[in-house]
RNA sequence: UAAAAUAAAAAGCAAAACAACCUAAAGGUUGUUACGCAAAAACAUAGGUCUAAAGCUUUUAAGCCAUGACUGUUAUGUCUGCCUCA
Repeated sequence: UAAAAUAAAAAGCAAAACAACCUAAAGGUUGUUACGCAAAAACAUAGGUCUAAAGCUUUUAAGCCAUGACUGUUAUGUCUGCCUCA
């Protein structure tokens, strides 16, 4: 000097629960809170998972099915972001 890795510091996001609201549901939004996260920022693609309003079937009780949802579901890629002791 370069590379890799990870402490510390300064920031960031925010699980579950509770309250209110939206929704057929899954789930989402806001607030409180802080389980955790080096991308637990964003976008795209492919799987996976959840729900089943409408629709279809039908033994009237159910079954099938995303066009709905989950990215803190699993990856891949693009791109952005903070520091760097031993």

About this RNA: The RNA shown here (c-di-GMP-I riboswitch aptamer) has 86 nucleotides and comes from Halanaerobium praevalens. The sequence is in RNAcentral, with records from Rfam and Ribocentre.